A computed fold for a 141-nucleotide RNA from Sinomonas atrocyanea, annotated as FMN riboswitch aptamer (RFN element). Rfam family: FMN riboswitch aptamer (RFN element). Gene Ontology term of the family: FMN binding.
RNA sequence: AACGUGCUCCGGGGUCGGUGAAAGUCCGAACCGGCGGUGAUAGUCCGCGACCCGGCGGCCCGCUUGACUCCAAGCGGGGUGCCGGUUGAGCCGGUGGAAUUCCGGCACCGACAGUCAAAGUCUGGAUGGGAGAAGCACGUA
Numbered sequence: 001a002a003c004g005u006g007c008u009c010c011g012g013g014g015u016c017g018g019u020g021a022a023a024g025u026c027c028g029a030a031c032c033g034g035c036g037g038u039g040a041u042a043g044u045c046c047g048c049g050a051c052c053c054g055g056c057g058g059c060c061c062g063c064u065u066g067a068c069u070c071c072a073a074g075c076g077g078g079g080u081g082c083c084g085g086u087u088g089a090g091c092c093g094g095u096g097g098a099a100u101u102c103c104g105g106c107a108c109c110g111a112c113a114g115u116c117a118a119a120g121u122c123u124g125g126a127u128g129g130g131a132g133a134a135g136c137a138c139g140u141a
Stems, first nucleotide, its partner, number of pairs: 002140007010132001015029004030121002032110002034048004043108002052085006059078008090106005112124003
């Protein structure tokens, strides 16, 4: 150096105008872009994460049954670990050894719940979770 274990810290951005009784949701014009990878820098390539769904395991709560507490089994609920599923979108030209990543042009995409009116940008779950990043200690020694 690398790997393993433990701990600490970090870990998502973005709106104005018009109409209207009412819209940061409609219309017009703007704006935003998590993490790792890559022959050279990526919202659109390859993967991962967040939301949602399912399976299995153990934990907690409630109910029923077994003779009452304990305990066991079954059913329901909660959150949790692992596994699986679901999960959007890019082309053309230029430069170059190499770029769907840079430069130029024109496009496109964006969980769920809520809302006087339909949401990537507001509010909420979330002071949560999280891919991962950095550091420290110990071990391999």